[in-house]
RNA sequence: GCCUUAUCGAGAGCGGCGGAGGGACGGGCCCUUUGAUGCCGCAGCAACCGGCCCGCACUGGGUGCUGGUGCUAACUCCCGCGGGAUGCCCCGAUGUGAUGGCGUCCUGGAAGAUGAGGC
Numbered sequence: 001g002c003c004u005u006a007u008c009g010a011g012a013g014c015g016g017c018g019g020a021g022g023g024a025c026g027g028g029c030c031c032u033u034u035g036a037u038g039c040c041g042c043a044g045c046a047a048c049c050g051g052c053c054c055g056c057a058c059u060g061g062g063u064g065c066u067g068g069u070g071c072u073a074a075c076u077c078c079c080g081c082g083g084g085a086u087g088c089c090c091c092g093a094u095g096u097g098a099u100g101g102c103g104u105c106c107u108g109g110a111a112g113a114u115g116a117g118g119c
Stems, first nucleotide, its partner, number of pairs: 001119008013042005021031003025080004043072003048068002050065001051063004076111001081108009091097001
């Protein structure tokens, strides 16, 4: 780097270094010299893998364990490509509604992130 698979509305911050952009990409919106992003230390969260215990033996339950990762602004910050529901407006003119505009909600996917396994 690629493939497979599971998860992504919960949770968890202080200090030091450093000095300008950052939130993957585009748009929006936001964070940031009241010092961001990043790196380091410590602390913490969670429970994917490992360990241990239970066990109806299964795609199960529990436990934070001197183990391996991960994570600690905003739902993966929101939208992006489809499907569906619905409010208002425009239009239409009695056929109770096609197209269009502005919103809200549900859902599938894509992309991304992380774990585990494989190449």